RNA sequence: UGCCGGUUAGCUCAACUGGGAGAGCAUCAGAAUUUGGCUCUGAGGGUUGUGGGUUCGACUCCCACACCGGCAU
Numbered sequence: 001u002g003c004c005g006g007u008u009a010g011c012u013c014a015a016c017u018g019g020g021a022g023a024g025c026a027u028c029a030g031a032a033u034u035u036g037g038c039u040c041u042g043a044g045g046g047u048u049g050u051g052g053g054u055u056c057g058a059c060u061c062c063c064a065c066a067c068c069g070g071c072a073u
Base pairs, nucleotide, nucleotide: 001072002071003070004069005068006067007066010025011024012023013022019056027043028042029041030040031039049065050064051063052062053061
């Protein structure tokens, strides 16, 4: 320098051909328990890496940039 893959909740990851952003763990509250833990129920938590573009509508498509990993030179 070029090519490929990735960036989504505190963490690990989904989102099925563009049509309502979710799960598990964690956190908090409640139930249960003498208390704690385990278990059960519920709640909060997200500018989907950044900035533009296309579209009635973008995590999804296009462009540039940043970062991480790999390959080539």